[in-house]
Context: one part of a larger RNA
């Protein structure tokens, strides 16, 4: 000086409380323990591991298990050396990979040509490739966490033998070591805050693919739909304005600043996001790539086949989906947003109850896929029951993708209709366009186990008295047998 207290003092945070929906009970999905396996590759382990690495395990992926096979090697340089054949291509054998065995083109240079020579390539041999083997407690990058918390430290001075102190302390205020004011301090630095995207208001400019207000033409029963002509509005995009406590009252008032009003789309950091100090946890990660060491070299390299990561007495996370009437079924009508599309998206037609097929118009896109989003609305049934609530298993019967759905894919039809009647101890999230709740799109792909993750639009609440107390942060301060 710092850590530490079930020591004080003062402030914060969905930390508590007020509320609203959950999870802990059931079914199923997914991750992980654990058991079993020839194998169930492998790592992640309080918060910070368990819908994590995986933005897609059927084969591939694949790293594991059995077998079957190669040995300069699937891949990279070089050097020696054989050979005229690699590449193609045809046969045998074999799951295949592999092995055998036949045919068989080159490009350059010399040179009439015949044939040399060099290059690629091949065969032996050499150096060496190879290793998702070990050690993240050898390391670099990188990334979680405390934490978007205000703190963390320098230089010159001063004080102290000295280790340090001071500045950073106080009195005020802020989200904020923000800002003011005092002070042996006086400045300065990394961080807060701006500077940056998005979104919220306007203007100016920009008119196709976007838009239709007026006008004028066809049409319609209709200002109901189509062209013309315009860009006035709506949007696309750029590029400026606007908010700074700027004006005004006010707080013991000097300043920071705090209440409160006007004007304004918007007000005091307007909403979100991107940005994460000095450090801490020998936190993750040699399996993302890059490496130091260390081990393997006819194998711990490397190739194929089939299996495995999906096993199932069971235990725990994450979800989804329900127990219903603020519901569920049926018709009927409304209204997005933001992406995606060429081995793609696919319109109208047709056929199949459907999943899907046939076609194949149009789109490298403000043009076309695209005028059905769903909840919501309206009308009718259902009448409180394991039901017209659940939808889990299971039979059949079919679609798709794909060499291939046996282990072990996804939908769709018909039958079947299980648990479950709101969940114990406990425990999560969330303070506003939030929560809840409702559909839509993209990675990642052939398909898909997506109920996952990241968007995006719909509809849209309820409380906060308050800081006693949980928990977890800051600053002052006292005690210590710690360091």
């Nucleotide at each position: 000086u710092g850590a530490c207290g079930g020591g004080g003092g003062c402030c914060c945070g969905c930390a508590c409380a007020a509320g609203c929906g959950g999870u802990g009970g059931a079914g199923u999905a997914u991750g992980u323990g654990g058991c079993u396996u020839a194998a169930u590759u492998c790592g992640a382990u309080g918060c910070a591991a368990c819908g994590c690495g995986a933005a897609g395990a059927a084969c591939c992926u694949u790293a594991c298990c059995u077998g079957g096979c190669c040995u300069u090697g699937a891949c990279a340089u070089g050097c020696a050396u054989c050979u005229c054949u690699a590449a193609g291509u045809u046969g045998g054998u074999g799951a295949a990979a592999g092995c055998c065995a036949g045919c068989g083109a080159g490009u350059c240079c010399c040179g009439a040509a015949a044939g040399g020579g060099a290059c690629a390539a091949u065969u032996u041999g050499c150096a060496c490739a190879g290793g998702u083997g070990c050690u993240g407690c050898a390391u670099g990058g990188c990334u979680g966490u405390c934490g978007u918390c205000a703190g963390c430290u320098c230089g010159u001075g001063u004080c102290g033998u000295g280790a340090g102190a001071u500045g950073u302390u106080g009195g005020g205020u802020u989200a904020a070591g923000u800002c003011c004011c005092g002070c042996a301090a006086c400045g300065a630095g990394c961080g807060c805050a701006a500077c940056c995207c998005c979104u919220g208001u306007g203007a100016a400019c920009u008119g196709u693919u976007g838009c239709c207000a007026c006008u004028c033409c066809c049409u319609u029963g209709a200002u109901u739909g189509g062209g013309a002509a315009g860009c006035a509005c709506u949007c696309u995009g750029u590029u400026c304005a606007g908010a700074c406590u700027g004006c005004c009252c006010u707080g013991u008032g000097a300043a920071a600043c705090g209440g409160g009003g006007a004007g304004g789309a918007a007000g005091g950091u307007g909403g979100g996001g991107a940005c994460g100090a000095c450090g801490u946890c020998a936190a993750g990660u040699c399996a993302g790539u890059a490496u130091g060491g260390c081990c393997c070299u006819u194998a711990c390299g490397g190739c194929c086949a089939g299996g495995g990561c999906u096993g199932c007495a069971c235990a725990c996370g994450u979800a989804c989906u329900a127990c219903a009437a603020u519901g569920c079924c049926c018709a009927g009508u409304a209204c997005a947003g933001a992406a995606c599309g060429a081995u793609c998206c696919g319109a109208g037609a047709c056929c199949g109850c459907a999943a899907g097929g046939u076609g194949g118009a149009g789109g490298a896109a403000a043009u076309c896929c695209a005028g059905u989003a769903a909840a919501a609305c309206u009308g009718g049934g259902c009448u409180c029951a394991g039901u017209u609530c659940g939808g889990a298993u299971u039979g059949a019967g079919g679609u798709c993708u794909g060499c291939a759905a046996c282990u072990c894919g996804a939908c769709c039809u018909c039958a079947u209709g299980a648990a479950g009647c709101c969940g114990g101890a406990a425990u999560c999230g969330c303070u506003a366009g939030u929560a809840a709740u409702g559909g839509c799109g993209u990675a990642u792909c052939a398909g898909c186990u997506a109920c996952g993750a990241c968007g995006c639009c719909g509809u849209g609440a309820a409380u906060a008295c308050g800081u006693u107390c949980c928990c977890g942060g800051g600053c002052c301060u006292u005690g210590u047998a710690c360091a």
A computed fold for a 483-nucleotide part of an RNA from an uncultured bacterium, annotated as small-subunit ribosomal RNA, 3' major domain. It matches the Rfam family "Bacterial small subunit ribosomal RNA". Gene Ontology terms of the family: structural constituent of ribosome and ribosome.